A computed fold for a 263-nucleotide part of an RNA from Firmicutes bacterium UBA3738, annotated as large-subunit ribosomal RNA, domain VI.
Its mean pLDDT, the model's own confidence on a scale to 100, is 88.
It was read from a public genome assembly.
Context: one part of a larger RNA
Order: sequence, then C1' cells, then structure tokens
RNA sequence: CGUUGGAAAUUUGAGAGGAGCUGUCCUUAGUACGAGAGGACCGGGACGGACAUACCUCUGGUGCACCAGUUGUUCUGCCAAGGGCAUAGCUGGGUAGCUACGUAUGGUAGGGAUAAGCGCUGAAAGCAUCUAAGUGCGAAGCCCCCCACAAGAAUAGAUCUCCUCCUCUUAAGAGGUAAGACCCGUGGGAGACUACCACGUUGAUAGGCCAGAGGUGUAAGUGCAGUAAUGUAUUUAGCUGACUGGUACUAAUCGGUCGAACA
Repeated sequence: CGUUGGAAAUUUGAGAGGAGCUGUCCUUAGUACGAGAGGACCGGGACGGACAUACCUCUGGUGCACCAGUUGUUCUGCCAAGGGCAUAGCUGGGUAGCUACGUAUGGUAGGGAUAAGCGCUGAAAGCAUCUAAGUGCGAAGCCCCCCACAAGAAUAGAUCUCCUCCUCUUAAGAGGUAAGACCCGUGGGAGACUACCACGUUGAUAGGCCAGAGGUGUAAGUGCAGUAAUGUAUUUAGCUGACUGGUACUAAUCGGUCGAACA
C1' cells in the first nucleotide's frame, strides 16, 4: 500500500514445513519344524540406544555488584576494624538466570488408495488362466491422522463486538472528531534494532523500603579464660545480586499526533 467505511478480538485452512529410527530380554515355547544339531512365524510384555522438543522440581556445571577464609603490600595517624592492588590475588561454598551430565515427553495406534506379490469370479480360446469386463487382500513407502506456521490464499475468507458524526465546500478534496491506535514514559517470561508483552496515579510497571525464601556460616563491639597465639558467651549471629509477597516513598507528569462511506 492492498484486501472497497473505520476499528478491537477470535478463528477456518488453500498451501507449505517438521516428525517418521532401532536393539536386547521375557513369554507364547524348547512348541511348530527337524533323525539330531538346532529352532521359529503370528501374538503379548519389559527395559534400552541414538535422535528431537520442552523445562530447571531433583542431580550437577557456571554464577566478574553474594558470603566466608587467607598471603603479600599500600592507605584510612596508631591498636582494632576496614578499603585498594596482586588473573575475580588465591581458596571454599553459592541465589536467580543460562544450562546437561539432569527431568519430562515423542516416534505408536488407526483410516484410505496402492507397489511387488497372493487371490475370487471369468472369457477371448467349450479346457485352463489373478484380467480382458468385474472384484478382494497386500509395505518402514503415498494421502490423512500427530506437531508448529499459514487469508498478499490478489479467489486477499469467516464469526462476534464497537464507532458510523460535524464544518468548509462540491473535488470519492480539506479540516475537526468517534470507536480505536500511535508518539511519550516505567519495565519485562520479549529482544541486535524493530517487533511482542505488562503497566502509566481509577497505578504495584521498575527502583527504594518492609517481611520472607535461598546463600554463606556464628559479624563488629564488649565481657570472661589464657603471658600470648587463641578460645568462649552475647549468636544458628552478621551480611546478602537477580527470587516471593506487601507497601505509592521515587519515577511512569503535563501533553501531542493520527483516525470513518458508496450503492
């Protein structure tokens, strides 16, 4: 821009894409078969491998603004307590998020038309013949079924709901509006940008604050014991990024723009 008024939402599915794998064991059954050795079809069940998708409850990894320990040095006048630098100084843990080595799920089943093949009926050709007329079965393959996309599918679909007014002017022109949308702002399970989603005071969108979860592992100060290193009590303390809930304290202010008709 189109889809022949303008919008919001829900959809149909022409079409196109994805998936499609396979093993071992048990049973049927040491049965059928076979002199024996050996050893099934069909059917039922269990457990796997690889692959794919989703997710983070568990098990782990990572976790550079979390916690603790610790070495050297420097600074905060000194002690104590801390800050900086040394690969994040090193070491031990670790929330959210992201992840696999973790968890869950999938291939199945079913329907239709068939291939090779097997048939029924059956002539040409008194027989025979699956084929010539007719008709049945038959595959990991084909079309559906399953999964996601999809009306620019220009044959541009369908359903439901909302608004369908005014002015200048006659030109399917311009302007103001409606439903609605955008700009703008606070952000995110979203994200390169855009887009998408949540919210904008009639407000919990983000930050802050409060409470909690989770993490770390018992802070500082003080008392006591010890010459001291240190231990111990206060104390399962103190601190704490992303997590959960609450709370308008801060910022989402004030505003602007677009946006509708023929028969």

Background
The organism belongs to Bacillota, within Bacteria.